[in-house]
A computed fold for a 119-nucleotide RNA, annotated as FMN riboswitch aptamer (RFN element). It was read from a public genome assembly, where an Rfam model found it.
RNA sequence: AACGAUCUUUGGGGCGGAGUGAAAGUCUCCACCGGCAGUAAAGUCUGCGAAGGGCGUAGAGCCCCCGAACGGGUGAAAUUCCCGUACCGACGGUAUAGUCCGGAUGAGAAAAGAAUUUU
Numbered sequence: 001a002a003c004g005a006u007c008u009u010u011g012g013g014g015c016g017g018a019g020u021g022a023a024a025g026u027c028u029c030c031a032c033c034g035g036c037a038g039u040a041a042a043g044u045c046u047g048c049g050a051a052g053g054g055c056g057u058a059g060a061g062c063c064c065c066c067g068a069a070c071g072g073g074u075g076a077a078a079u080u081c082c083c084g085u086a087c088c089g090a091c092g093g094u095a096u097a098g099u100c101c102g103g104a105u106g107a108g109a110a111a112a113g114a115a116u117u118u119u
Stems, first nucleotide, its partner, number of pairs: 001119002004116001006114005016030004031099002033089002035048004043087002052064004069085005091102003
């Protein structure tokens, strides 16, 4: 220095104002938010995780499903930066929810570290 297995820790943000109403953080208008890795710095590209569904007694594991962006500018390089205008967001509950409550003190992509082995 590299690889393998082990352990520890970390590991998702956001409703403020106005209106209607008996009732809305759920409707309407304005607002606000953006997991991990890759790549010129990404919610909208590629891959992954989570959520949802199936097989399985169950776990492990496997499979399915998996939202949304264009135009211009700079540059060697950007659907990533800058400017402009858009768009998207599981399930259950409740006045219809990306932002409240719940499953969840859960799970997890992955990141950092520890000690160890081998070369």